[in-house]
Context: one part of a larger RNA
RNA sequence: UGACGGGGGCCUGCACAAGCGGUGGAGCAUGUGGUUUAAUUCGAAGCAACGCGCAGAACCUUACCAGCCUUUGACAUCCUAGGACGACUUCUGGAGACAGAUUUCUUCCCUUCGGGGACCUAGUGACAGGUGCUGCAUGGCUGUCGUCAGCUCGUGUCGUGAGAUGUUGGGUUAAGUCCCGCAACGAGCGCAACCCUCGUCCUUAGUUGCCAUCAUUUAGUUGGGCACUUUAAGGAAACUGCCGGUGAUAAGCCGGAGGAAGGUGGGGAUGACGUCAAGUCCUCAUGGCCCUUACAGGCUGGGCUACACACGUGCUACAAUGGCAUCUACAGUGAGCAGCGAUCCCGCGAGGGUUAGCUAAUCUCCAAAAGAUGUCUCAGUUCGGAUUGUUCUCUGCAACUCGAGAGCAUGAAGGCGGAAUCGCUAGUAAUCGCGGAUCAGCAUCCCGCGGUGAAUACGUUCCCUGGCCUCGUACA
Numbered sequence: 001u002g003a004c005g006g007g008g009g010c011c012u013g014c015a016c017a018a019g020c021g022g023u024g025g026a027g028c029a030u031g032u033g034g035u036u037u038a039a040u041u042c043g044a045a046g047c048a049a050c051g052c053g054c055a056g057a058a059c060c061u062u063a064c065c066a067g068c069c070u071u072u073g074a075c076a077u078c079c080u081a082g083g084a085c086g087a088c089u090u091c092u093g094g095a096g097a098c099a100g101a102u103u104u105c106u107u108c109c110c111u112u113c114g115g116g117g118a119c120c121u122a123g124u125g126a127c128a129g130g131u132g133c134u135g136c137a138u139g140g141c142u143g144u145c146g147u148c149a150g151c152u153c154g155u156g157u158c159g160u161g162a163g164a165u166g167u168u169g170g171g172u173u174a175a176g177u178c179c180c181g182c183a184a185c186g187a188g189c190g191c192a193a194c195c196c197u198c199g200u201c202c203u204u205a206g207u208u209g210c211c212a213u214c215a216u217u218u219a220g221u222u223g224g225g226c227a228c229u230u231u232a233a234g235g236a237a238a239c240u241g242c243c244g245g246u247g248a249u250a251a252g253c254c255g256g257a258g259g260a261a262g263g264u265g266g267g268g269a270u271g272a273c274g275u276c277a278a279g280u281c282c283u284c285a286u287g288g289c290c291c292u293u294a295c296a297g298g299c300u301g302g303g304c305u306a307c308a309c310a311c312g313u314g315c316u317a318c319a320a321u322g323g324c325a326u327c328u329a330c331a332g333u334g335a336g337c338a339g340c341g342a343u344c345c346c347g348c349g350a351g352g353g354u355u356a357g358c359u360a361a362u363c364u365c366c367a368a369a370a371g372a373u374g375u376c377u378c379a380g381u382u383c384g385g386a387u388u389g390u391u392c393u394c395u396g397c398a399a400c401u402c403g404a405g406a407g408c409a410u411g412a413a414g415g416c417g418g419a420a421u422c423g424c425u426a427g428u429a430a431u432c433g434c435g436g437a438u439c440a441g442c443a444u445c446c447c448g449c450g451g452u453g454a455a456u457a458c459g460u461u462c463c464c465u466g467g468c469c470u471c472g473u474a475c476a
Stems, first nucleotide, its partner, number of pairs: 001476002003473003007470005013464001015460002019424005026316008034307002042053002064302007073127001077126002079123005086105002090101004108117003129291002132289003138285002140280003143276001145274001150189006156165003169180003195268004200236007209226003214223002239262001242256005318417001322376006334365003339358002344353003383414001388409007430452007
C1' cells in the first nucleotide's frame, strides 16, 4: 500500500420491511444431470450453466452411429495432354452415391492465325481438406462485479524508502455532483450533458390519411375543404428561471406560483481502470501439435426425439371475481409476390374450390379480456383437460421411428401446494389478446405491440450486495 475481520462509523440498492402475484405439490412442454444406447454429436457448470449456443433436429441441417463408395479429392492456385462446354429424352443395375447405354438441340471469346483466355475431362505432384487437440499460446467478440462512482496522471511538497498528499475534512448530491476549507495546483478516463424515443404547442405539407361547415351516398362513397385527427421534417418549451422559508451571505434542501411537463419529466442507447488464467479454437481469424486411401469427401438408413429416476425454466389448471351458450363493441406494433389473400360457394371443423385487390397510410393478414341476456349451484361437477381409440385436413420426394391441426368418443392427476424460494414501486405488478424473426411445415420459447389496470413503502434493528472513512492483523 492492499486484502481480510462473526471490529466501529456513515451511506446505497425490490436487500429487508409493507404489499401484490408466483415457484416448490398435479398434468404437460422444454433444457440439464444420470442411466441406457451402435450412436444417443459438441460446448455451457454458484450468482454470471440448465426455453443457454439452437431466430425453429422428419431428409437436409449434422458435427454422432451402421453400412456402401471416392482418393489431387466437394472447394483454391500452378503444370502437361486432349476436347468446346452445356441443356434435354429414355433405359439397365443399385438403398442411393455412382456406373453403363441412349435420343434431340447446340458447337465459346480474342487473334498479328503462331497462339492466348475462360470452361470441361484425364494425369502428375506441389498441395487441398479436418466442427481433430490446446480459450492455460492468442486476436476478435461476450458475460460479471455494475450504470456501482470510482480509477489515474503531470508538476510541486512531505518521507532514507515502499509510498503519501491531491482523492482526506465540514456540508450536499443519483453521482470524485457541487460549495467551503486545506501543501497543494491543474489535468485525463469515468458521472452529467450532447444522441434516439414518448409527453405540450407552433410552422411547413395534404395523398393512399382526415371530415367541422355545404351538397351527395348503403358506405368519407363522390364533389368540395385541409379547420380537426393524423403522418413526418423543422422549431419552441424546463433553467431551481420566479416567490417564500431554511442553510454559513455557499452548494443545496423544503414549500408555492405559473405550466402539457418541476427539480435527472418517463424510457432507451451509452458500461471507466480493472476482476474472475470467467466463456468461446463448433461464427470468424490464428500460433503450436496431430490425421493425410483418412481424424478428409459422397450417399442411404438410423441417432441428436431413448427413460427407473433427480433438478431448473415455463404453460394449463384445481373453478362461481368462474364454466358454457347466444348477441355485441373498441387497439397498436408489424408482415406480405414462389407472398398476404377479401368476397362467394362446399364442409360440423381443420380446410377445400373460386378468384377481386395489393410491391401497400390505398388491398390483405386482424383482436381478446370488457359489456348484455340466459343457464349451471359447490359436485372431482356443464371444473379440469392429460391419456387412449378412431375418422380426417395441411405442408412436404417422404410424417413408421419423429410434424402440426380438426371432428367424434374417452375423461387421468389435480380440492391452491412442506421445508424453502422468486419477481415487482406505476401505466409498474397482475391479467387479456395481437404481431414478427427463424420457417415448406412445426412456438407453452424469444423479441416486440397495444387493451384492462391495482396494493404497499412506518422505516433501516436484522439478512444479502456494493461504496467511503477509520481501528486491528502473526496474511500478500